[in-house]
RNA sequence: CUCGCCGCUUGGCACCCCCACCGUGAGGUGGGCUCGCAAAGCCAGAGGUCUCCGAGCGCCCACCGGCGCCCGAGACGGCUCGGCUGCCGGG
Numbered sequence: 001c002u003c004g005c006c007g008c009u010u011g012g013c014a015c016c017c018c019c020a021c022c023g024u025g026a027g028g029u030g031g032g033c034u035c036g037c038a039a040a041g042c043c044a045g046a047g048g049u050c051u052c053c054g055a056g057c058g059c060c061c062a063c064c065g066g067c068g069c070c071c072g073a074g075a076c077g078g079c080u081c082g083g084c085u086g087c088c089g090g091g
Base pairs, nucleotide, nucleotide: 001091002090003089004088012037013036017032018031019030020029021028022027035078041084042083043082045081046080047079048076049075050074051073052072054071056069057068058067059066060065
């Protein structure tokens, strides 16, 4: 410099579920557990999905209310791409 066949390993992370707390919510934090992960380390840059105690418009409805679009504010990095860094091992 490059690659990830091998996960080496006494090492690292931790889906679902359970408990506690926070949040309207998507979800988050801590503990337990361990489905998986070789960047499941960092960055919300592009797309995507999801949420809303909100604004607007439209449709349905006798009403209550419901649905869709859009704006705004958010969530997810364990959905994909991109950027940065890195253990170990091979060449």
Molecule: c-di-GMP-I riboswitch aptamer
Organism: Bifidobacterium breve